This is a predicted structure of a 472-nucleotide part of an RNA (small-subunit ribosomal RNA, 5' domain) from a Candidatus Peribacteria bacterium. Its mean pLDDT, the model's own confidence on a scale to 100, is 86. The sequence was found in a public genome assembly. It matches the Rfam family "Bacterial small subunit ribosomal RNA". The source organism's lineage runs through Bacteria, Bacteria candidate phyla, Candidatus Peregrinibacteriota and Candidatus Peribacteria.

[in-house]
Context: one part of a larger RNA
RNA sequence: GGGUUAACGCUGGCGGUAUGUCUAAUACAUGCAAGUCGAGCGCCUCGCAAGAGGAGCGGCGAACGGCUGAAUAACACGUUGGUACCUGCCUUGAACUCAGGGAUACCCCGUAGAAAUACGGGUUAAUACCGGAUAGUCCCGAAAGGGUAAAGAUUUAUCGGUUCAAGAGGGGCCUGCGGCCUAUCAGAUAGUUGGCGAGGUAACGGCUCACCAAGUCUAUGACGGGUAGCUGAUCUGAGAGGAUGAUCAGCCAGAAUGGAACUGAGACACGGUCCAUACUCCUACGGGAGGCAGCAGUAAAGAAUCUUUCGCAAUGGGGGAAACCCUGACGAAGCGAUACCGCGUGGGCGAUGAAGGUCGCAAGAUUGUAAAGCCCUUUUUUGGAGGAAUAAUUCUGAAGGUACUCCAAGAAUAAGCACCGGCUAACUCCGUGCCAGCAGCCGCGGUAAUACGGAGGGUGCAAGCGUUACCC
Numbered sequence: 001g002g003g004u005u006a007a008c009g010c011u012g013g014c015g016g017u018a019u020g021u022c023u024a025a026u027a028c029a030u031g032c033a034a035g036u037c038g039a040g041c042g043c044c045u046c047g048c049a050a051g052a053g054g055a056g057c058g059g060c061g062a063a064c065g066g067c068u069g070a071a072u073a074a075c076a077c078g079u080u081g082g083u084a085c086c087u088g089c090c091u092u093g094a095a096c097u098c099a100g101g102g103a104u105a106c107c108c109c110g111u112a113g114a115a116a117u118a119c120g121g122g123u124u125a126a127u128a129c130c131g132g133a134u135a136g137u138c139c140c141g142a143a144a145g146g147g148u149a150a151a152g153a154u155u156u157a158u159c160g161g162u163u164c165a166a167g168a169g170g171g172g173c174c175u176g177c178g179g180c181c182u183a184u185c186a187g188a189u190a191g192u193u194g195g196c197g198a199g200g201u202a203a204c205g206g207c208u209c210a211c212c213a214a215g216u217c218u219a220u221g222a223c224g225g226g227u228a229g230c231u232g233a234u235c236u237g238a239g240a241g242g243a244u245g246a247u248c249a250g251c252c253a254g255a256a257u258g259g260a261a262c263u264g265a266g267a268c269a270c271g272g273u274c275c276a277u278a279c280u281c282c283u284a285c286g287g288g289a290g291g292c293a294g295c296a297g298u299a300a301a302g303a304a305u306c307u308u309u310c311g312c313a314a315u316g317g318g319g320g321a322a323a324c325c326c327u328g329a330c331g332a333a334g335c336g337a338u339a340c341c342g343c344g345u346g347g348g349c350g351a352u353g354a355a356g357g358u359c360g361c362a363a364g365a366u367u368g369u370a371a372a373g374c375c376c377u378u379u380u381u382u383g384g385a386g387g388a389a390u391a392a393u394u395c396u397g398a399a400g401g402u403a404c405u406c407c408a409a410g411a412a413u414a415a416g417c418a419c420c421g422g423c424u425a426a427c428u429c430c431g432u433g434c435c436a437g438c439a440g441c442c443g444c445g446g447u448a449a450u451a452c453g454g455a456g457g458g459u460g461c462a463a464g465c466g467u468u469a470c471c472c
Stems, first nucleotide, its partner, number of pairs: 001472004006468005013343006019336002021301001026299003030296003035060003040057002043054004067254003077178003081174003085171003090167008098132001100130002107122006138147003152159002180226003187217003192214004197209003229251004233244004256277005279290004307333001309332003315329001316327004346376004356367004381409006390399001416461005421442003427456005437444002
């Protein structure tokens, strides 16, 4: 000098764009954040009907999006190469979509319970479930041969269903190389290293197991300890390098703590299930309920970080044939000088150089064209009027009566902060008297202090200015 998710002190007019718990991955009141489909199905309620509403079965989604960085020194990440694999929805192509069966929720009756909820009996439907048929480019097999599928709805035009092949996009796994500190950590390792076989997985593999062998890693730092999410990037620097990893984007990991599986194309699942633990709450004491590292918000901690706002109008996502519904993603507004950028706080003329202040050798000098005064302007401000784009494409605009435009009024509504011994731009007076104090370094202060405190004057930045902290 530059930088910061900054904080503190003094001060503070406006707008735009960004950005805002760095600490306690501490605990959370309340509301919302994931639903949707009646063109899969039966039923109930209201209604004359049309239709509307309701819970339930069923389908798809809830594995995305959003948050956080605790763990992790690891194939976690970045990059290179690879394959023994999977892939719902989407696209392309080929073939098929036959005939049946038994249940069950809802509902009705009853039982237990404070509740959460649970249980028994009866009735019923399906694109729910089950077996049968059919079968090839599908699977097993050397072959012969064997095996495996489907679901209908309906307004008759569509939406579906099954199988196979391919694609796209997504994912799993392996791999060379790369990126922290520590030797006051020197040896580490028995599923350990390899083999044969088996199991398991979508898939390779000690992934797991039985047996066999005794290997494997290590001063090119194993093992241990400490610290840490990684990257694109960001800051700095002429560069090399150093530091950082907020916002935005990619990947990973986590969801009170620990463990486990279920469902599913996909999870070992933030707003699912089960178990254990700690904590909080309800209870009729028998038993139950909960998980903001989602958006707001509360408490606590802290130097310190916002509204319990509006809207689905746009973009995107889920469901649906669609209308549409949902969406604290998102779009907006609000708050904060937190940062950056822009604008303003007026312009011209104005000397017998007013008054006041300060200094003074008492002549005057300076504040100073500064003020007053005269003539203007209206960015901004206030009032009034009009008023968008954003929706390329029929409807639809939260922001918003906002931006913006026009008219009127009137210099009106708007300047501070730090410094002035040298470094370092800027000097005098008074007070104080090694006191009170200053200070980044050198150092000032003990009676003439340009260094302390005040005043006048000046210098530098300016809606900011200084201080502190950290990085280059």